[in-house]
Molecule: Bacterial large signal recognition particle RNA
Organism: Dehalococcoidia bacterium
RNA sequence: UCGUGCUAGGCGGGGAGCUAGCGGUGCCCUGAACCUGCAAUCCGCUACAGCAGGGUUGAAUCCCCGCCCGAGGACGUUGUCUGGUGGGACUACUCGGGCUAAGCGGCGUUGACGGCCGGGUCCUACGCGGCAGAGUACUAUGAAUCCCGUCAGGUCUGAGAGGAAGCAGCGGUAAAUAGUGGCCUCUGGGUGCCGUAGGGUUACCUGGUUUGAGCUGGCUGGUCGGAGCAAGCCAUGAGGCACGGUCAACGGCGGGUGCACGA
Numbered sequence: 001u002c003g004u005g006c007u008a009g010g011c012g013g014g015g016a017g018c019u020a021g022c023g024g025u026g027c028c029c030u031g032a033a034c035c036u037g038c039a040a041u042c043c044g045c046u047a048c049a050g051c052a053g054g055g056u057u058g059a060a061u062c063c064c065c066g067c068c069c070g071a072g073g074a075c076g077u078u079g080u081c082u083g084g085u086g087g088g089a090c091u092a093c094u095c096g097g098g099c100u101a102a103g104c105g106g107c108g109u110u111g112a113c114g115g116c117c118g119g120g121u122c123c124u125a126c127g128c129g130g131c132a133g134a135g136u137a138c139u140a141u142g143a144a145u146c147c148c149g150u151c152a153g154g155u156c157u158g159a160g161a162g163g164a165a166g167c168a169g170c171g172g173u174a175a176a177u178a179g180u181g182g183c184c185u186c187u188g189g190g191u192g193c194c195g196u197a198g199g200g201u202u203a204c205c206u207g208g209u210u211u212g213a214g215c216u217g218g219c220u221g222g223u224c225g226g227a228g229c230a231a232g233c234c235a236u237g238a239g240g241c242a243c244g245g246u247c248a249a250c251g252g253c254g255g256g257u258g259c260a261c262g263a
C1' cells in the first nucleotide's frame, strides 16, 4: 500500500413543556433517516442518564471534535404600528341654557326706563238687538157616520093645517198636514266694535300727566353650569414588525480516530 474479517460507533436532529435532573411517548420546527413491546390521572433511567429484544452498516462522503452560516422556537420594566374592551375627572368637538353688556345693530329729546290717573281686553248680573228652534197669526187642504148650520129627494107622525128625525149636497169648524213670514210670545248660545251696574287689576294694549337719558339683549365677545360624543387621555389585554441576548436543525470548511489475519 492492497485484500479479507471484526469491534467502537451509527441507523435522524432540535425547540417549548413536564421532571430533582436525563431521555421517551404527545405538541411544534426541520428533514426523509430500521423493526417489535412500554408510556401523560405517564414510561424507563441516574450526570456514562430511556429500558427490553432483534436486524443492518461499519474506520470513513456515512463516526467524533472545532469554526462558519442559519430555517425555526421560546424570552423581554425595549421601540413602533394596528385594532378590541372598559372608563370617562381634564383638553378638544357638537348642541342647548342662565348671567353680563365690551363691540355691532335696533328704538329713543317727534321723549328711553319709570311714577300717578283713566279706559279697554277679563269675570258676574240685568237689559236691548240679532240668530236658531217652537208657538201664536194668515192662506190652502181637511170628518160617509160617532162636529155645527142649512137640509133637495125620501122617511115618520097628524084627518088636515102642520110638526119631527135626518142621508146626499153645500157652507163652516176640530185633530192633523203644507205654505208664508210682516207683528207678537217662549226657550237657547263659543250671538254683538251694544248699553248699565258691580268685581278684578298678575299680564297686554291705549289716552292723559310727571321726570329727564337711556332701554334692548338680535349678532360678536366674556363668564357660569347642563348634556352628548369619545379623537387626545387612563386602564387592561391581543396581534404584526424591528431590536436585544438565548437555544438550535440542515448545510459548508478544517481536523481527529481502532483491532486481527494475509499478500
Stems, first nucleotide, its partner, number of pairs: 001263006009057003012030004020046005034054005063256006072247002075244002078242005084236004090232002093228003097224004102220003105216003114210008122199006128192002131188005137180005147172004155164003